[in-house]
RNA sequence: GAUAAAGGCAAACCUAUCGAAAGGUAGGGACGCAAAGCCACGAGGCUAAAGCACGGAUGACUGUGCCAGGCUAGUCGGGUUACCGAA
Numbered sequence: 001g002a003u004a005a006a007g008g009c010a011a012a013c014c015u016a017u018c019g020a021a022a023g024g025u026a027g028g029g030a031c032g033c034a035a036a037g038c039c040a041c042g043a044g045g046c047u048a049a050a051g052c053a054c055g056g057a058u059g060a061c062u063g064u065g066c067c068a069g070g071c072u073a074g075u076c077g078g079g080u081u082a083c084c085g086a087a
Stems, first nucleotide, its partner, number of pairs: 001084001008033002013028006031074001037080003041077003044072003051066006
């Protein structure tokens, strides 16, 4: 980063599965992507099981709030690797 060439990845959705959830994985499927390859280092966002606080119930449960050791790399930044070679 091109009306190039060879290719690559795969959103939503559906099915199966893991997970408390967010979300992940596999198959199908293409919204798009010049790193939409990889990495949770910084920021942002999502979830809240466990934990804590308050309350309800009179039980063995339940509601609300807080909270990341969870998630998001297709939110941004950063690090790192990589195909082609016109302007």
A computed fold for an 87-nucleotide RNA from a soil metagenome, annotated as c-di-GMP-I riboswitch aptamer. The RNAcentral record of the sequence draws on MGnify.